[in-house]
Description:
RNAcentral holds the full RNA, with entries from ENA and SILVA. Small-subunit ribosomal RNA, 5' domain from an uncultured bacterium, 547 nucleotides, folded computationally. The coordinates come from a structure-prediction model, not an experiment, and the mean pLDDT is 83. It matches the Rfam family "Bacterial small subunit ribosomal RNA".
Context: one part of a larger RNA
RNA sequence: GAAUGAACGCUGGCGGCGUGCUUAACACAUGCAAGUCGUACGAGAACUCUUCUGCUUGCAGAAGAUAGUAAAGUGGCGCACGGGUGAGUAACGCGUGGGUAAUCUACCUCUGAAUCGGGGAUAACCCGCCGAAAGGCGAGCUAAUACCGGAUAAUAUCUUUAAAACUUAGGUUUUUAAGAUCAAAGGUGGUCUCUACAUGUAAGCUACUGUUUGGAGAUGAGCCCACGUACCAUUAGCUUGUUGGUAGGGUAAUGGCCUACCAAGGCCGCGAUGGUUAGCUGGUCUGAGAGGAUGAUCAGCCACACUGGAACUGACACACGGUCCAGACUCCUACGGGAGGCAGCAGUGAGGAAUUUUGCGCAAUGGGGGAAACCCUGACGCAGCAACGCCGCGUGAGUGAUGAAGGCUUUCGGGUCGUAAAGCUCUGUCAAGUGGGAAGAACCUGCUCGAUGCUAAUACCAUCUAGCACUGACGGUACCACUAAAGGAAGCACCGGCUAACUCCGUGCCAGCAGCCGCGGUAAUACGGGGGGUGCAAGCGUUAUUC
Numbered sequence: 001g002a003a004u005g006a007a008c009g010c011u012g013g014c015g016g017c018g019u020g021c022u023u024a025a026c027a028c029a030u031g032c033a034a035g036u037c038g039u040a041c042g043a044g045a046a047c048u049c050u051u052c053u054g055c056u057u058g059c060a061g062a063a064g065a066u067a068g069u070a071a072a073g074u075g076g077c078g079c080a081c082g083g084g085u086g087a088g089u090a091a092c093g094c095g096u097g098g099g100u101a102a103u104c105u106a107c108c109u110c111u112g113a114a115u116c117g118g119g120g121a122u123a124a125c126c127c128g129c130c131g132a133a134a135g136g137c138g139a140g141c142u143a144a145u146a147c148c149g150g151a152u153a154a155u156a157u158c159u160u161u162a163a164a165a166c167u168u169a170g171g172u173u174u175u176u177a178a179g180a181u182c183a184a185a186g187g188u189g190g191u192c193u194c195u196a197c198a199u200g201u202a203a204g205c206u207a208c209u210g211u212u213u214g215g216a217g218a219u220g221a222g223c224c225c226a227c228g229u230a231c232c233a234u235u236a237g238c239u240u241g242u243u244g245g246u247a248g249g250g251u252a253a254u255g256g257c258c259u260a261c262c263a264a265g266g267c268c269g270c271g272a273u274g275g276u277u278a279g280c281u282g283g284u285c286u287g288a289g290a291g292g293a294u295g296a297u298c299a300g301c302c303a304c305a306c307u308g309g310a311a312c313u314g315a316c317a318c319a320c321g322g323u324c325c326a327g328a329c330u331c332c333u334a335c336g337g338g339a340g341g342c343a344g345c346a347g348u349g350a351g352g353a354a355u356u357u358u359g360c361g362c363a364a365u366g367g368g369g370g371a372a373a374c375c376c377u378g379a380c381g382c383a384g385c386a387a388c389g390c391c392g393c394g395u396g397a398g399u400g401a402u403g404a405a406g407g408c409u410u411u412c413g414g415g416u417c418g419u420a421a422a423g424c425u426c427u428g429u430c431a432a433g434u435g436g437g438a439a440g441a442a443c444c445u446g447c448u449c450g451a452u453g454c455u456a457a458u459a460c461c462a463u464c465u466a467g468c469a470c471u472g473a474c475g476g477u478a479c480c481a482c483u484a485a486a487g488g489a490a491g492c493a494c495c496g497g498c499u500a501a502c503u504c505c506g507u508g509c510c511a512g513c514a515g516c517c518g519c520g521g522u523a524a525u526a527c528g529g530g531g532g533g534u535g536c537a538a539g540c541g542u543u544a545u546u547c
Stems, first nucleotide, its partner, number of pairs: 001547004006543005013393006019386002021351001026349003030346003035077003040074002048065008084304003093229008103221002108217008116150001118148002125140001127138004156181005162175005186209006195202003230276003237267003242264008279301004283294004306327005329340004357383001359382003365379001366377004396426004406417004430488001432483005440474001445469004450464004491536005496517003502531005512519002
């Protein structure tokens, strides 16, 4: 000199864009942060209102609306994403480059084939019981795209046979033949050409969507390898599933991953083992560079979710707002037993030098569900607080000498603050007030033309183009115009040298200053105050840290 997620002191006008628990991975009151689908399924209230009946005149009952609504249940998909934190980890964790002929991949896209025919339950509901509660037990009824057999089936999987091509050694791919094994579910809209009852509906047909089984892609993930990745030798030896083989198990998959047997290996001064510290990277800061330091925000990867362990479900978890066990802590309890997990967003206590609102909205972008309307979304978009940072603007401009008053100083002549002020003439940024007032909106959906496909069909349905309508948290915000008015808006540090900037008074090795040299003991440009000056400026200094 530059820099910071900074803090402290003094001061503080406005705006834009960013940033904001670096400490206790300490404990958490309260609210919200993951739901959705009635076009998978069965069932289905109440409050209230209207009408009617009965009569004991304010009660009871019935019907309709509320309403096939609310809430609950079965089932599907999602909950493994998004969001947080950095405790652990010196490691194939991360980074760069490869391999997988050792693998998986829900939803999505393209493409082939199929979607036949049956069965038994169960929740919800109702009845009864236990319990303080959380919750649980028994009997009965019912549905499905829930569950379970059967049929059919391949270029799917496995075994055997033969051949060809390729390759890296193991092997992979293709073709031929034989055998074995494995599947499914429907829903919604339209329609009557064919069949049945003969209004129209059912079967049927048709469109969309779903289901099953193949192939290919895309995306995501698992595993393996080479190289790189902090300090300590005041850590020199470490290792028995250890190192390798055979066989088996297990996994989507290779492998001591696991087991049995066999062999005695494996690592190490090119630093094993042990200890300390630490998430890694793109980047960030500094520097001419080489390098050094660092890893906030943003982005990629990893790890974790009160502490430790375990599996279940599932395409994917050994799962932050899931389950089970153990532990610590907190809460409820009828003492028998239960409930909980903010390192999600706000917020509270504590710790600390120190870090924000228990805000608004799903309008946009993105995500989940749904055919869609739509619902959910503390992701996100915004607003609030904080000079915490960067950038921009303002606090007026011109003129004005009798060099006013006043302060300071003086050699008493004067000098200086100083064109500075006042005065005169102007301007109107910001702030204030009044009026107008956005872009961010594209979709989706509805309506109206039109085109294409399906079809017997000019119906219907699906897709597409065009037009109109609908949708804004921010926000009456940004912005624009007008009104009035110099009015409301400057401080902080320093002035001995380094280092830009000097004098007076007070003090008298005292009080004090100080980054280094040093200053102060009676004329202190170094302490304290005044005047003046210098530097930066809505900031200025100090402290801490890095180069």